[in-house]
Molecule: Glycine riboswitch aptamer
Organism: Alphaproteobacteria bacterium
RNA sequence: GGUGCGCACGCGGGAGAGUGCGGGGGGUUUCACCUUCCGCCGCCGAAGGAGCAACCGCCCCGGAAUCUCUCAGGCACAAGGGACCGCGCGCGCAUA
Numbered sequence: 001g002g003u004g005c006g007c008a009c010g011c012g013g014g015a016g017a018g019u020g021c022g023g024g025g026g027g028u029u030u031c032a033c034c035u036u037c038c039g040c041c042g043c044c045g046a047a048g049g050a051g052c053a054a055c056c057g058c059c060c061c062g063g064a065a066u067c068u069c070u071c072a073g074g075c076a077c078a079a080g081g082g083a084c085c086g087c088g089c090g091c092g093c094a095u096a
Base pairs, nucleotide, nucleotide: 002095003094004093005092006091007090009088010087011086012085013084018041020040021039022038023037024036025035026034027033042075043074044073048071049069050068051067055063056062057061
């Protein structure tokens, strides 16, 4: 230097589910609308978390998902978040 893996950072892509109902406050002179808090019902899974497990290991035990559960989070548009994927780049490890 090439290739592979891991981590951090930057850029791009990135789904699902209620414009739900009721009440209080604020923005409003009133209504409508917006926003916030509380309660109720229904939903989503791809932050995080938890559970089982194919499988793997140094096999006492441990590691384990996009599966499962929804504690958390989320459910008009927008914004934000977003597992994961791609590209760039730095570091580390391995390697013909």